[in-house]
Context: one part of a larger RNA
RNA sequence: CCGCGGUUAAGGAACUAGGCAAAUUGCCCCCGUAACUUCGGGAGAAGGGGGGCCUCUGCUGGUGUAGGCACGUGCUGCCGAAGCUGGUGGGGGCCGCAGAGAAUAGGCCCAGGCGACUGUUUACUAAAAACACAGGUCCGUGCGAAGUCGUAAGACGAAGUAUACGGACUGACGCCUGCCCGGUGCCGGAACGUUAAGGGGACGGGUUAGCGGCCUUUCGGGGUUGCGAAGCUCGGAACCUAAGCGCCGGUAAACGGCGGUGGUAACUAUAACCAUCCUAAGGUAGCGAAAUUCCUUGUCGGGUAAGUUCCGACCUGCACGAAUGGCGUAACGGCCUGGGCGCUGUCUCGACCGCGGACCCG
Repeated sequence: CCGCGGUUAAGGAACUAGGCAAAUUGCCCCCGUAACUUCGGGAGAAGGGGGGCCUCUGCUGGUGUAGGCACGUGCUGCCGAAGCUGGUGGGGGCCGCAGAGAAUAGGCCCAGGCGACUGUUUACUAAAAACACAGGUCCGUGCGAAGUCGUAAGACGAAGUAUACGGACUGACGCCUGCCCGGUGCCGGAACGUUAAGGGGACGGGUUAGCGGCCUUUCGGGGUUGCGAAGCUCGGAACCUAAGCGCCGGUAAACGGCGGUGGUAACUAUAACCAUCCUAAGGUAGCGAAAUUCCUUGUCGGGUAAGUUCCGACCUGCACGAAUGGCGUAACGGCCUGGGCGCUGUCUCGACCGCGGACCCG
């Protein structure tokens, strides 16, 4: 010096990002317990008092000797002094600093945020406000169900049957959940438009049996050029033709979205009011400097001697807002934030002790 453990005057969070760590509390009995509340809870709230040993005595339970009672005379039943044994009161006394004498063994309270709750999770840096959750809603599925796995057979779903099963979102409970269907998605419609393969073949091209022109010939033929049937082949319009798309509707607890400018009241300020532009519609309730507020340590109030945090307000919401749920909420939390009491070596500010190392000598 390091690790682990112990003690510490006075002070008592001044430490620190933060009471991290440590200390306090701790068991049983009695008294006594607030706001709030879903009436269960909150509660072991909080806060107090008592606790050992000896002796005397009361009450009470078990067992049951002697004894008593009963009759069905039995290894009977019932009561029950004594003795033994358990519980619980009262009086008196004894000892120590200390009586739950050691060990084990909750610190508490106030306010706020988030999540209702018990649970679950990153095996090896995250336990949480993340996941799950009962409850809510929507969508699909009539049974060889939808959905899932598999090329298939087949299997799961389910030896279930819409109070069932699958999918999505939300997330107890309470009060609620506004407006927009123009875009995207989904659902419905089928008149019209568009639309593939396919059908259809108008028409056109290639090839040539044959026929014709010109040149040539040893009259057998050769060369060159034009037309061209059938067949084969290549191309191919009109027209017929599904879903889809267009089109017409519906649907937001489907994906999503939910304005701007100018003016106006007899102080000022503000604007219930008016005008105008744009939109599918212009954000309702509730909440709001918030796990969201940039400016910002906003402003005011509270708390402190002093408060970028915290709590209550205000509303100018850069950029809350209603199941990507909104706002509340008792209980719960190894969660997060602020405050207080208690308590302490966290600190002022160190010191000492024990054990084990490091280190030095051998």

The part of an RNA shown here (large-subunit ribosomal RNA, domain IV) has 362 nucleotides and comes from Thermomonospora sp. CIF 1. Lineage of the source: Bacteria > Bacillati > Actinomycetes > Thermomonosporaceae > Thermomonospora.